[in-house]
Molecule: FMN riboswitch aptamer (RFN element)
Organism: uncultured Ruminiclostridium sp.
RNA sequence: UUCGGGGCGGAGUGAAAUUCUCCACCGGCAGUAAAGUCUGCGAGCCUGUUUUCGGAUAACAAUCCGAUGAUAGGUUGAAUCGGUGAAAUUCCGAUACCGACGGUAUAGUCCGGAUGAAAGAA
Numbered sequence: 001u002u003c004g005g006g007g008c009g010g011a012g013u014g015a016a017a018u019u020c021u022c023c024a025c026c027g028g029c030a031g032u033a034a035a036g037u038c039u040g041c042g043a044g045c046c047u048g049u050u051u052u053c054g055g056a057u058a059a060c061a062a063u064c065c066g067a068u069g070a071u072a073g074g075u076u077g078a079a080u081c082g083g084u085g086a087a088a089u090u091c092c093g094a095u096a097c098c099g100a101c102g103g104u105a106u107a108g109u110c111c112g113g114a115u116g117a118a119a120g121a122a
Stems, first nucleotide, its partner, number of pairs: 001122003009023004024109002026099002028041004036097002044075007052067005079095005101112003
């Protein structure tokens, strides 16, 4: 410097749902026998400190509130059984389970922060 996340199709109810119900669909990075569920990491979220800007006061300072950048800490989901094998919670078979925040009829799949950031790869 470049790259660096996928997925709602059908039916039902309803005034309204890609959000509910039934079926469907998706799986970041590194490690390791090839992994959404192991180990570690990243995004997200929360808190402290702090930068800048804006607001509250007639005004300065202080204080408080909001936004924003930096930084430190915290938090961070979910799997079993059988088979093969030297070796697999990773392969094969079966049956399960999980999925930030804001918006909206309750969202892993729509819209938004994000033409962003980042684990990392070349």